[in-house]
C1' cells in the first nucleotide's frame, strides 16, 4: 500500500512530562487550548482476535470467563459537502436513508 468481511450516537483521569497549536485530508461551520491542549509515559474503558468453558439447528452460530494481541480514551467519524425522498418555503432550511472518504479489527494479496 491494494482488496474482502464486520463495527463506528455506548464507555474511559483532580496523575507525571512537555510547552504550540489541535480536531485525518480540501472547503465551510463549530469546538478544544497557557484554568497547559495536541503528543508521550501512567492509569482506565472495551471486548475485534487469541485462549478458555458451555450450548446449538455444527465449514458455522450463539452464551459466559479471561485479558495474551491490537485498539480507544473532548464533542456520533464534532458537523455538512455526494445522491434520493419527505416537510417548509421567496429564502435557500429541517428530517430520514444511502454512497463517498476516514478509522479499527480479522483474513488475503
Nucleotide at each position: 500500500c491494494u482488496c474482502u468481511u464486520a463495527u463506528c450516537c455506548a464507555g474511559a483521569g483532580u496523575g507525571g512530562c512537555g510547552g504550540a497549536g489541535g480536531g485525518a485530508u480540501c472547503u465551510g461551520g463549530c469546538c478544544c487550548u497557557a484554568u497547559g491542549a495536541u503528543g508521550c509515559c501512567c492509569g482506565g474503558c472495551a471486548a475485534c482476535c487469541a485462549u478458555c468453558a458451555g450450548g446449538u439447528a455444527u465449514a458455522g452460530c450463539c452464551u459466559g470467563a479471561c485479558a495474551g494481541g491490537u485498539g480507544c480514551u473532548a464533542a456520533u467519524u464534532c458537523c455538512a459537502g455526494c445522491a434520493a425522498a419527505g416537510c417548509a418555503u421567496u429564502g435557500a432550511g429541517c428530517u430520514u436513508u444511502g454512497a463517498a472518504a476516514g478509522a479499527u479489527a480479522a483474513g488475503a494479496g
SAM riboswitch aptamer (S box leader) from Filobacillus milosensis, 109 nucleotides, folded computationally. Its Rfam family is "SAM riboswitch aptamer (S box leader)". Its family is annotated with regulation of gene expression in the Gene Ontology. Rfam's curators write: The SAM riboswitch is found upstream of a number of genes which code for proteins involved in methionine or cysteine biosynthesis in Gram-positive bacteria. Lineage of the source: Bacteria > Bacillati > Bacillota > Bacillaceae > Filobacillus. The coordinates come from a structure-prediction model, not an experiment, and the mean pLDDT is 85. Of the family's consensus pairs, 97% are formed in the model.